[in-house]
RNA sequence: GUGGGCGUAGUGUAGAGGUUAACACGCUAGGUUGUGGCCCUGGAAGCGAGGGUUCAAUUCCCUCCGCUCACCCCA
Numbered sequence: 001g002u003g004g005g006c007g008u009a010g011u012g013u014a015g016a017g018g019u020u021a022a023c024a025c026g027c028u029a030g031g032u033u034g035u036g037g038c039c040c041u042g043g044a045a046g047c048g049a050g051g052g053u054u055c056a057a058u059u060c061c062c063u064c065c066g067c068u069c070a071c072c073c074c075a
Base pairs, nucleotide, nucleotide: 001071002070003069004068005067006066007065010025011024012023013022018055027043028042029041030040031039048064049063050062051061052060
């Protein structure tokens, strides 16, 4: 350089046009307990950036950024 894959709560993953973006672990408040853990109930926290298509975009398209895999070139 060329082509592909990925980017979603603190971490790991779902969701692939529409209705409240879900789960696990973690964090936090309360309950329980002599204290802590386990357990129970609640809460906070998220779509890499910009543009386009659409009535509607996390989802489709384009550009860029980052990570990653393969291939090519090589003075």